Context: one part of a larger RNA
RNA sequence: UGACGGGGGCCCGCACAAGCGGUGGAGCAUGUGGUUUAAUUCGAUGCAACGCGAAGAACCUUACCUACUCUUGACAUCCAGAGAACAUUCCAGAGAUGGAUUGGUGCCUUCGGGAACUCUGAGACAGGUGCUGCAUGGCUGUCGUCAGCUCGUGUUGUGAAAUGUUGGGUUAAGUCCCGCAACGAGCGCAACCCUUAUCCUUUGUUGCCAGCGAUUCGGUCGGGAACUCAAAGGAGACUGCCGGUGAUAAACCGGAGGAAGGUGGGGAUGACGUCAAGUCAUCAUGGCCCUUACGAGUAGGGCUACACACGUGCUACAAUGGGGGGUACAGAAGGCAGCUACACGGCGACGUGAUGCUAAUCCCGGAAGCCUCUCUCAGUUCGGAUUGGAGUCUGCAAACCCGACUCCAUGAAGCUGGAUUCGCUAGUAAUCGCGCAUCAGCCACGGCGCGGUGAAUACGUUCCCGGGCC
Numbered sequence: 001u002g003a004c005g006g007g008g009g010c011c012c013g014c015a016c017a018a019g020c021g022g023u024g025g026a027g028c029a030u031g032u033g034g035u036u037u038a039a040u041u042c043g044a045u046g047c048a049a050c051g052c053g054a055a056g057a058a059c060c061u062u063a064c065c066u067a068c069u070c071u072u073g074a075c076a077u078c079c080a081g082a083g084a085a086c087a088u089u090c091c092a093g094a095g096a097u098g099g100a101u102u103g104g105u106g107c108c109u110u111c112g113g114g115a116a117c118u119c120u121g122a123g124a125c126a127g128g129u130g131c132u133g134c135a136u137g138g139c140u141g142u143c144g145u146c147a148g149c150u151c152g153u154g155u156u157g158u159g160a161a162a163u164g165u166u167g168g169g170u171u172a173a174g175u176c177c178c179g180c181a182a183c184g185a186g187c188g189c190a191a192c193c194c195u196u197a198u199c200c201u202u203u204g205u206u207g208c209c210a211g212c213g214a215u216u217c218g219g220u221c222g223g224g225a226a227c228u229c230a231a232a233g234g235a236g237a238c239u240g241c242c243g244g245u246g247a248u249a250a251a252c253c254g255g256a257g258g259a260a261g262g263u264g265g266g267g268a269u270g271a272c273g274u275c276a277a278g279u280c281a282u283c284a285u286g287g288c289c290c291u292u293a294c295g296a297g298u299a300g301g302g303c304u305a306c307a308c309a310c311g312u313g314c315u316a317c318a319a320u321g322g323g324g325g326g327u328a329c330a331g332a333a334g335g336c337a338g339c340u341a342c343a344c345g346g347c348g349a350c351g352u353g354a355u356g357c358u359a360a361u362c363c364c365g366g367a368a369g370c371c372u373c374u375c376u377c378a379g380u381u382c383g384g385a386u387u388g389g390a391g392u393c394u395g396c397a398a399a400c401c402c403g404a405c406u407c408c409a410u411g412a413a414g415c416u417g418g419a420u421u422c423g424c425u426a427g428u429a430a431u432c433g434c435g436c437a438u439c440a441g442c443c444a445c446g447g448c449g450c451g452g453u454g455a456a457u458a459c460g461u462u463c464c465c466g467g468g469c470c
Stems, first nucleotide, its partner, number of pairs: 008470006015461002019424004026315008034306002042053002064301007073125001077124002079121005086103002089100004107114002127290002130288003136284002138279003141275001143273001148187006154163003167178003193267004198235007208224002212222003238261001241255005317417001321375007334363002338357002342353004382414001387409007430453007
């Protein structure tokens, strides 16, 4: 000077408290540990690993195992020789591959040859998801969107250092004011950026429809430019105004006006640093190691195993509910190897035909809700695991290991969950569905978004946890 204290003071945060809903019990999904295995590839391990890398493991992916193969190599550059490239057929084989066969002669040219590509040969070299994240770059997590971290000059001290940055107020904030041997400055804070909430102007098609007319009753047509909406540009919020408190300050409290009020809501934005934190398997890279193998190809298997243990979720245990019928309302996305209207067939998944749309034009489309009937507290008309049967779809060939979906049958555990533990302060929690990426399909109940319905509670800061200042 820091760090730490079951030292003190002050102050914050869903930190506690007050509330609401969960976890821990059940079944299933998923990740991990462990065990098993020829292999169950590798990494991540308190918070900050465990629905994590993985925004898609049947083959591929794939790095693992077994078997069969290759050795200048699957990939790059250079040299020599041959052949255009490329395509067809047959045989052996699990395939990689090996053997045979036919078609084909292109482009440029100074007629020597050259460009691209293929094959053969030699060696320089290739190759390595092999090791070291404790040799590294880059990127990332975390404390933490916490309010801090520093510097120049001056001053003080023998010096390490201090001062400034402490103090009195105040703030979300080292935010601002006042004071002060300090005076200034930088990185952070805030603002500038995006979005959302209000209004105005401009432009009206594919969007809109108030008034007028028509109408097949569909903004459908004529038309309109008002409204909604779509962008583009502006306005608006600044403690600006009023009152009070305060040191006359900063500021705080209340009020007016206003769509919005004191950072309006949300996002992007992460200081100096900490954890030898994570990543050599995104990539890059030093060193070490392998070089007929630790490289490369192929087929099959594995990553999907299962006595068990844990994390994260989904579905439930029912009547604020289940089932049948009727009926209403979104937003944001996506679509040509695609989304598919409509009709027909099928109980259905779906199939067949067919239409529009490269999309404000066409398509994809709601659930909870509301109305009504039924069930009447039961392991049930709750719950749907498991299993049997029959199918649909995807896929070059392939759903045995190991896909999703549909129908029929089956109908397990489960009657609200111990100690414990998690999230959330408002359009939030809870609840309801919808979309997208990856993707042939999908083990998505995950992730990321979107809208619908829409609460309760906060006395307070003693205590638990984390943090800031003295």

Overview
Predicted 3D model of a 470-nucleotide part of an RNA (small-subunit ribosomal RNA, 3' major domain) from an uncultured bacterium.